This is a predicted structure of a 93-nucleotide RNA (c-di-GMP-I riboswitch aptamer) from Thermincola ferriacetica. Its Rfam family is "c-di-GMP-I riboswitch aptamer". Rfam links the family to the GO term cyclic-di-GMP binding. The sequence was found by an Rfam model in a public genome assembly.
[in-house]
RNA sequence: UCCCGAAAAAGGCAAACCCGUUGAAAGGCGGGGGCGCAAAGCCACGGGUCUAAGGGUGGGGGUUACCCCUGCCACGACAGCCGGGCUGCCGAA
Numbered sequence: 001u002c003c004c005g006a007a008a009a010a011g012g013c014a015a016a017c018c019c020g021u022u023g024a025a026a027g028g029c030g031g032g033g034g035c036g037c038a039a040a041g042c043c044a045c046g047g048g049u050c051u052a053a054g055g056g057u058g059g060g061g062g063u064u065a066c067c068c069c070u071g072c073c074a075c076g077a078c079a080g081c082c083g084g085g086c087u088g089c090c091g092a093a
Stems, first nucleotide, its partner, number of pairs: 004091002012037002017032006035080001041086003045083003048078003054073002058069004
């Protein structure tokens, strides 16, 4: 230094749930909370998952202006689903 990860020390993060806020939604952010986490720090690159405003397809209605329904699509998300990339605290075996 790398691998590794202790019933170690110092610190760190924060699931569900609740409140507020934002967003079409998924979700994000702030506060409380604490299930867990050695990268639960960062990056949507591959896979996966979630959502569908908008668009498409099909159908229906109509006063021909449009309206309604719709199993498809991410250009929206998730890094606490897996892989990959970048960075990083501590030091027993």